[in-house]
This is a predicted structure of a 265-nucleotide RNA (Bacterial large signal recognition particle RNA). It was read from a public genome assembly, where an Rfam model found it. Its mean pLDDT, the model's own confidence on a scale to 100, is 76. Rfam family: Bacterial large signal recognition particle RNA. Gene Ontology terms of the family: SRP-dependent cotranslational protein targeting to membrane, signal sequence recognition and signal recognition particle, plasma membrane targeting. From the family's description: The signal recognition particle (SRP) is a universally conserved ribonucleoprotein involved in the co-translational targeting of proteins to membranes. Of the family's consensus pairs, 92% are formed in the model.

């Protein structure tokens, strides 16, 4: 160098998480990578760190160690940014209210404004009037017999004169019951171009009367002072965003170098 058995290695690997640690399930990534069984009330093992049966490969482009490039993804800090709540300030804004200016538009000797006075709009009471129930009154009705009066005819007593009780009918009347235009007692009111009186307000509208020339208005500019509604500001709260850096990193790019055992030939 070749052939045959065979050992060692490989036949995925990481993040965070768990864990005393380690691996694995179970979660993300990475991207294809032998099968079979148990395993979050977890499974198995101890620095040579998963168990247990099986299959393959195998001394190398395929196992091992170093260096490098490019790096998915996770983990840690958490600048800056944005909304939200709260708190404080009032120096920027903003509102607000008063004073000034100037110019404007409007009104005003056909009388601005003020000032005096009456009245009206609010309240209460109390009358009138309207409504709309009640009760009295007043007109009708209203008793087989047990309510009145009169009682034909009948009945009973009585020699008789006459007496008695009384049914039907008439006529009245109680309880009830039906009706009432107006007037009369009384209660109510979503009622009122109505009256008296007290009262509140001091507003607003109107009468009148003195005075006799200003009075309203919106904007704008500066001032002052209030507010803390709104914007901004400053500090703080949790919540999201996640630069910069820390770290672990599969994965890929070039390259260095390392690694067997017996027997034949």
């Nucleotide at each position: 160098c070749c052939a045959u058995a065979c050992c060692a290695g490989c036949c995925g690997g990481g993040g965070a998480g768990u864990u005393a640690g380690c691996g694995g399930u179970g979660u993300c990534c990475u991207g294809u990578a032998c099968c079979u069984g148990a395993a979050a009330u977890c499974c198995g093992c101890u620095a040579u760190a998963g168990c247990a049966g099986g299959g393959g490969u195998g001394g190398a482009u395929c196992c091992c160690a170093g260096a490098u490039c490019u790096g998915a993804g996770g983990a840690u800090c958490g600048a800056u940014c944005a909304a939200u709540c709260g708190c404080a300030a009032a120096u920027g804004a903003a509102u607000u209210a008063c004073a000034u200016u100037a110019a404007c538009u409007g009104u005003g000797u056909u009388g601005a404004g003020a000032a005096g006075u009456g009245g009206g709009u609010c309240u209460u009471a109390c009358g009138c009037a309207a409504u709309u129930g009640g009760g009295a009154g007043c007109c009708g009705u209203g008793a087989a017999c047990c309510g009145u009066g009169u009682c034909a005819g009948g009945u009973g007593g009585g020699g008789a004169a006459c007496c008695a009780a009384g049914c039907a009918g008439c006529a009245c009347u109680a309880a009830g019951u039906g009706g009432u235009a107006g007037a009369c007692c009384u209660g109510a009111u979503g009622u009122g171009a109505c009256g008296u009186a007290a009262g509140u307000a001091c507003g607003c509208c109107u009468g009148c009367u003195u005075u006799g020339a200003g009075c309203a208005g919106a904007a704008a500019a500066u001032g002052u002072a209030a507010u803390g509604c709104u914007c901004g500001u400053g500090c703080g709260a949790g919540c999201g965003u996640g630069a910069c850096a820390u770290u672990c990193g599969a994965a890929u790019u070039u390259u260095u170098g390392g690694u067997g055992u017996a027997u034949g030939g």